[in-house]
RNA sequence: GGCGGCGUAGCCGAGUGGCCCAGGCGGGGGUCUGCAAAACCCCAGACGUGGGUUCGAUUCCCACCGCCGCCU
Numbered sequence: 001g002g003c004g005g006c007g008u009a010g011c012c013g014a015g016u017g018g019c020c021c022a023g024g025c026g027g028g029g030g031u032c033u034g035c036a037a038a039a040c041c042c043c044a045g046a047c048g049u050g051g052g053u054u055c056g057a058u059u060c061c062c063a064c065c066g067c068c069g070c071c072u
Base pairs, nucleotide, nucleotide: 001071002070003069004068005067006066007065010025011024012023018055027043028042029041030040031039048064049063050062051061052060
């Protein structure tokens, strides 16, 4: 330099043009308990950045940024 893949909460991790962006760990509150732990219930928090397409983008397209891999 060329090609490909990936980027979603503090961490892990699904998903798709419209629904509320699953779930788990972690965090906060509550029930229970003599106190805890466990268990159960509830709550908050996320789509890398900028453009484009569209009535509507986390999803499709382009560029950039970052990470990973392959080739030379």
RNAcentral holds the sequence, with entries from ENA. A computed fold for a 72-nucleotide RNA from Thermoflexus hugenholtzii, annotated as transfer RNA. Rfam family: tRNA. About the family: Transfer RNA (tRNA) molecules are approximately 80 nucleotides in length. The family's RNA type in Rfam is transfer RNA. The organism belongs to Thermoflexus, within Bacteria. RNAcentral records the identical sequence in 5 taxa.